[in-house]
RNA sequence: UGAGUUGGUCAGGUAGUCGCGCUCCGGGGCGCAAUGCGUUGCCGGAGUGAGGAAAGUCCGGACUCCAUAGGGUGCAGCGCCGGGUAACACCCGGGCGAGGUGACUCGGGGACAGGGCCACAGAAACAGACCGCCGCAUGUCGCAAGACCAGGCAAGGGUGAAAAGGUGGUGUAAGAGACCACCGGCGCGCCGGGCAACCGGCGCGGCCAGGCAACCCCCGCUGGGAGCAAGGCCAAGCAGGAGGGAAGGUCCACUGGAUCGGGGAGCGACCCGUUCCCUUCCCGUAAGGGACAACCGCCGGGUAGGCUGCUAGAGGCGAGGGGUAACUCUCGUCCCAGAUAGAUGACUACCGCUGACAGAAUCCGGCUUACAGACCGACUCAAGCU
Numbered sequence: 001u002g003a004g005u006u007g008g009u010c011a012g013g014u015a016g017u018c019g020c021g022c023u024c025c026g027g028g029g030c031g032c033a034a035u036g037c038g039u040u041g042c043c044g045g046a047g048u049g050a051g052g053a054a055a056g057u058c059c060g061g062a063c064u065c066c067a068u069a070g071g072g073u074g075c076a077g078c079g080c081c082g083g084g085u086a087a088c089a090c091c092c093g094g095g096c097g098a099g100g101u102g103a104c105u106c107g108g109g110g111a112c113a114g115g116g117c118c119a120c121a122g123a124a125a126c127a128g129a130c131c132g133c134c135g136c137a138u139g140u141c142g143c144a145a146g147a148c149c150a151g152g153c154a155a156g157g158g159u160g161a162a163a164a165g166g167u168g169g170u171g172u173a174a175g176a177g178a179c180c181a182c183c184g185g186c187g188c189g190c191c192g193g194g195c196a197a198c199c200g201g202c203g204c205g206g207c208c209a210g211g212c213a214a215c216c217c218c219c220g221c222u223g224g225g226a227g228c229a230a231g232g233c234c235a236a237g238c239a240g241g242a243g244g245g246a247a248g249g250u251c252c253a254c255u256g257g258a259u260c261g262g263g264g265a266g267c268g269a270c271c272c273g274u275u276c277c278c279u280u281c282c283c284g285u286a287a288g289g290g291a292c293a294a295c296c297g298c299c300g301g302g303u304a305g306g307c308u309g310c311u312a313g314a315g316g317c318g319a320g321g322g323g324u325a326a327c328u329c330u331c332g333u334c335c336c337a338g339a340u341a342g343a344u345g346a347c348u349a350c351c352g353c354u355g356a357c358a359g360a361a362u363c364c365g366g367c368u369u370a371c372a373g374a375c376c377g378a379c380u381c382a383a384g385c386u
Base pairs, nucleotide, nucleotide: 001382002381003380004379005378006377007376008375009374010373012351013350014349015348016347017346018345020049021048022047023046024045025044026043027042028040029039030038031037032036051357055368056367058366059365060364061363062362063227064226065225066224068286069285071283072282075223076222077221078220079219080094081093082092083091084090096107097106098105099104109218110217114216115215116212117211118210130157131156132153133152134151138150139149140147141146165183166182167181168180169179170178184208185207186205187204188203189202190201191200192199193198231308232307233306234305240299241298243296244295248260249259250258251257252256261272262271263270275291276290277289278288279287315334316333317332318331319330320329321328322327
């Protein structure tokens, strides 16, 4: 100097004028009533007011309700080891594998429980020989030489993502882990390091025939459901009607209909019991509620108003301690949107050139996606100079 890898910051600024939302203070008006309270279409002032992704609605929660509490199935998610966190499919560190010259990036249980698939090409994809090599032995033909015939081979070539581990030898007719030496992988045993995943070493064994589980599946761990349109309060208003549904008993007018046990003088309240129904995926248990009901739908009427939830938080910032780090502890300090037909706009001057993606709706921690450009840091490679 160039090319890369990776982490972070910003997302127009300053001044002025006018205009918006919220909170608070003061004043005025009105009402109650008494030095105060409430209210307000009024006036003035102070403070504050959209993002790094507010997007996606993909994970995890806080919070509210069902609802009181266990269990099981199904379903869903995750998946190397150790930590962090309220929790997580997130983050940090480590280890193994793959890619890359490298900085770095990506991936992760099980293929010997079982099932299934591996297109096309190729002779062949749990393995059948296309091109080839030999033709020893044995057999056929031939007078014989020989016939690349029968037969033997899977080492060479070809096809493919993948075709019976590699190098060198022995051996053979030609070969081949058939055998041998070394190496690689795998299995078994032992030793050392590490919390562990794993790493290193020694010995024995020719064991050497795959891949796919983001195919079904198996194993381990986790998970109740619904969601701020949750939920709570106030005001106003109307109009309810007809049904469904179990077992068993009793009665009757018998294709069906009516009714519902015991105690309690009778009815009822109440108590006990059986059966049935309901309790936010399903099944079941306990518990609770109900059977003039809840529940399930059908027809019809009224309401869609106001308040709350609603922002002080698993909060921000600063300093110090612990930790490789993620993060955590202590101290100090600050209050930084709460709209609801939905708030930030217009103008002037100067500076900058950063012109993009793009607007909160209960809140928080993440992930993913979109994004013009500016700035800061660390690291890698190449070339040159000193």
The RNA shown here (Bacterial RNase P class A) has 386 nucleotides and comes from an Anaerolineae bacterium.
The sequence is in RNAcentral, with records from ENA.
The gene name in the source record is rnpB.
The coordinates come from a structure-prediction model, not an experiment, and the mean pLDDT is 76.
The source organism's lineage runs through Bacteria, Bacillati, Chloroflexota and Anaerolineae.